[in-house]
Context: one part of a larger RNA
RNA sequence: CUGGGCGUAAAGCGCGCGUAGGCGGUUUACUCAGUCAGAUGUGAAAUCCCCGGGCUCAACCUGGGAAUGGCAUUUGAUACUGGUAGGCUAGAGUACGGUAGAGGGAGGUAGAAUUCCAGGUGUAGCGGUGAAAUGCGUAGAUAUCUGGAGGAAUACCAGUGGCGAAGGCGGCCUCCUGGACCGAUACUGACGCUGAGGUGCGAAAGCGUGGGGAGCAAACAGGAUUAGAUACCCUGGUAGUCCACGCUGUAAACGAUGUCAACUAGCCGUUGGGUUCAUUAAAAGAGCUUAGUGGCGCAGCUAACGCGAUAAGUUGACCGCCUGGGGAGUACGGCCGCAAGGUUAAAACUC
Numbered sequence: 001c002u003g004g005g006c007g008u009a010a011a012g013c014g015c016g017c018g019u020a021g022g023c024g025g026u027u028u029a030c031u032c033a034g035u036c037a038g039a040u041g042u043g044a045a046a047u048c049c050c051c052g053g054g055c056u057c058a059a060c061c062u063g064g065g066a067a068u069g070g071c072a073u074u075u076g077a078u079a080c081u082g083g084u085a086g087g088c089u090a091g092a093g094u095a096c097g098g099u100a101g102a103g104g105g106a107g108g109u110a111g112a113a114u115u116c117c118a119g120g121u122g123u124a125g126c127g128g129u130g131a132a133a134u135g136c137g138u139a140g141a142u143a144u145c146u147g148g149a150g151g152a153a154u155a156c157c158a159g160u161g162g163c164g165a166a167g168g169c170g171g172c173c174u175c176c177u178g179g180a181c182c183g184a185u186a187c188u189g190a191c192g193c194u195g196a197g198g199u200g201c202g203a204a205a206g207c208g209u210g211g212g213g214a215g216c217a218a219a220c221a222g223g224a225u226u227a228g229a230u231a232c233c234c235u236g237g238u239a240g241u242c243c244a245c246g247c248u249g250u251a252a253a254c255g256a257u258g259u260c261a262a263c264u265a266g267c268c269g270u271u272g273g274g275u276u277c278a279u280u281a282a283a284a285g286a287g288c289u290u291a292g293u294g295g296c297g298c299a300g301c302u303a304a305c306g307c308g309a310u311a312a313g314u315u316g317a318c319c320g321c322c323u324g325g326g327g328a329g330u331a332c333g334g335c336c337g338c339a340a341g342g343u344u345a346a347a348a349c350u351c
Stems, first nucleotide, its partner, number of pairs: 003323004007305002012319001014201004021194003025088007033081002035077008049065006091191001092188004096183004103177007110154001115149007125136002162169002206247006215241002220236004258318006266296012300307002324351003333344004
């Protein structure tokens, strides 16, 4: 390379958008580039292969044929692919009317709780643990009441509930804003799918500058435990956690399952629409349908576990990735970064 693979054995980029490229619905006509058939020329000789011949055989030599996967020219075929022109509406999209939602950004605001401050009541303990001690407290703590300050997070509702491409998103109100779903019609007319490079987003921690700092809490200090205890437990406590702007670009970034499309038994929940039936206007109910989200399960698949219309089934299109373990996601080099480091990515050697 080929082949075979990628839920858990090695292997799906963290997730979008999108360039080149690859692939692409239906119909008519033309064209004949691909494709197919015929003919002609060429494809040196030797070698190889087949059938013969010559050295007593063989090696060796030699005659004929085949082959030389090909190329060119030419004559045809026109189903499919391509190209050109014109249609179509089932893909895709637009308009219209509705619906649900922690989707995003900005501003405001509410109550509970913790802590702190001031004051009142009040007195000897509080706190903490397996048990203690460090710690706090007669300079009046803990408890309790009143007032105030400040920061962070939003109990209940709350739900294998919802929304988002992923990361993720949760009090309430206002403004700005993205997407989805449903319905009946009208419109555009293949405008589509995927996507190497590229580009944007991207938890936590971390970094820079400036704020903020209640609680929590790496580091650190002390008290315990212990043979020791650089831990687990306790008392404290700084970065950080929060905000603004910029950087970093990684995670068990997981469904460990790439995106898109089609097809393939059923049953039971649940969320958002539509519709039919019943009913007394509602609620609730039953059926059908559609878009999600869960639990079982047939066929089929799977090494098994399991998956099973939300496929890991049956197929197609395109991309990414894997190729024994260690060395190693390391070294060197390149690129990126303020740094931390990230990304790309070997070999010797060894089993």
A computed fold for a 351-nucleotide part of an RNA from a metagenome, annotated as small-subunit ribosomal RNA, central domain. The full RNA is in RNAcentral, with records from SILVA. Its Rfam family is "Bacterial small subunit ribosomal RNA". Rfam links the family to the GO terms ribosome and structural constituent of ribosome.